Transfer RNA from Caldilinea sp. CFX5, 72 nucleotides, folded computationally. Its mean pLDDT, the model's own confidence on a scale to 100, is 81.

RNA sequence: GACCCUAUCGUCUAGUGGUCAGGACGCCCGCCUUUCAAGCAGGUGACGAGGGUUCGAUUCCCUCUAGGGUCG
Repeated sequence: GACCCUAUCGUCUAGUGGUCAGGACGCCCGCCUUUCAAGCAGGUGACGAGGGUUCGAUUCCCUCUAGGGUCG
């Protein structure tokens, strides 16, 4: 330098045009307990950036950024 893959709550992940963006762990609060842990119930919080297509984009297209890989 060329090509390919990936980017979603703090972490791991599901979601392939119309949904309230779902789940697990975490964190917070409550119940329980003499206390802690466990358990139960509730809450918290996310689509890497900028454009485009579309009535509508996390999803499709382009560029950029970051990470990974293959080739030279």

It matches the Rfam family "tRNA". From the family's description: Transfer RNA (tRNA) molecules are approximately 80 nucleotides in length.